[in-house]
RNA sequence: GGGAAGUGUACUUAGGGUUCCGGUCUGCACCUACAGAUGUCUGGACCGAGCGGUACAGAUAUAUUUUAUAUAUUACACCGAAGGGAUAAAAGCCCAGGCGGG
Numbered sequence: 001g002g003g004a005a006g007u008g009u010a011c012u013u014a015g016g017g018u019u020c021c022g023g024u025c026u027g028c029a030c031c032u033a034c035a036g037a038u039g040u041c042u043g044g045a046c047c048g049a050g051c052g053g054u055a056c057a058g059a060u061a062u063a064u065u066u067u068a069u070a071u072a073u074u075a076c077a078c079c080g081a082a083g084g085g086a087u088a089a090a091a092g093c094c095c096a097g098g099c100g101g102g
Base pairs, nucleotide, nucleotide: 007057008056009055010054011053012052015047016046020044021043022041023038024037025036026035027034058074059073060072061071062070063069064068076097078101079100080099083095084094085093
């Protein structure tokens, strides 16, 4: 100086917007409801962390020899902007442990 590895899934929290439900406002109805606006509407529901949590699995090592069981390990991850992507739309989601600095 360069490269590889630093795992996956589910549930959940921080966070996120507004397709659906609901709320609010306006209009038209007053038969039943309908249309538009609004997320600077707490919500239902939805998306959701590499550096948040929990569980299960996987991987590595050692031992045993009942050849699949047991035990152990699975570390660290600071600061800062910007751009792009999906979904209705956005985000700590994805590109990305990227880029730059320490």
About this RNA
Predicted 3D model of a 102-nucleotide RNA (Guanidine-I riboswitch aptamer) from a Halanaerobiaceae bacterium. It was read from a public genome assembly, where an Rfam model found it. Taxonomically the source falls in Halanaerobiaceae (Bacteria, Bacillota, Clostridia, Halanaerobiales). The model forms 96% of the base pairs in the Rfam consensus. Its mean pLDDT, the model's own confidence on a scale to 100, is 83.